Background
This is a predicted structure of a 75-nucleotide RNA (c-di-GMP-I riboswitch aptamer) from an Actinomycetota bacterium. The sequence was found by an Rfam model in a public genome assembly. NCBI's taxonomy places the organism under Bacteria, Bacillati, Actinomycetota.
């Protein structure tokens, strides 16, 4: 350094609901909550899925792949 991922240590994220706001909607955002995750960090690039006012429109990276970047350090 690669690979890999502990009943390890610092820490971090935060499903489903709940409240409020914003969007016709999928859904986002902000609190309140842990179901879980080693990239659940970022990027719709490929496939999937959903969404509308269906067309040079959108939405989902907590499906999957795949790029970039990153903390730790037993086996």
């Nucleotide at each position: 350094c690669c690979a890999c991922g502990a009943a390890a240590a610092c820490g971090g994220c935060a499903a489903a609901c709940c409240c409020g706001c914003c969007g016709c909607g999928a859904g986002g955002c902000g609190g309140g909550g842990a179901c879980g995750c080693a990239a659940a960090g970022c990027c719709a690039c490929g496939g999937g899925c959903c969404u509308c006012u269906c067309g040079c429109a959108g939405g989902c990276c907590g499906c999957c792949g795949g790029g970039c970047c990153g903390c730790c350090g037993a086996a």